Transfer RNA from a bacterium, 71 nucleotides, folded computationally. Its mean pLDDT, the model's own confidence on a scale to 100, is 83. Rfam family: tRNA. It is annotated as a transfer RNA.
RNA sequence: GCCGAUGUAGCUUAAUGGUAAAGCAGAGCCCUCAUAAAGCUCGGAAGGAGGUUCAAUUCCUCCCAUCGGCA
Numbered sequence: 001g002c003c004g005a006u007g008u009a010g011c012u013u014a015a016u017g018g019u020a021a022a023g024c025a026g027a028g029c030c031c032u033c034a035u036a037a038a039g040c041u042c043g044g045a046a047g048g049a050g051g052u053u054c055a056a057u058u059c060c061u062c063c064c065a066u067c068g069g070c071a
Stems, first nucleotide, its partner, number of pairs: 001070007010024004018054001026042004047063005
């Protein structure tokens, strides 16, 4: 330099046009003499900018980051 893949919660992963789900982690409650565990509840997220669409995490373009391949 060229090609490709991946960017979603603190971490690991889903859903793939109809408004984002779960596990662990965190906070609170409950239980206990106390702690842990178990149980219940809660908060928290789309890499950036445009475009298409009634509607974009999803489709398209560019940029950024990471990874891989070729040279």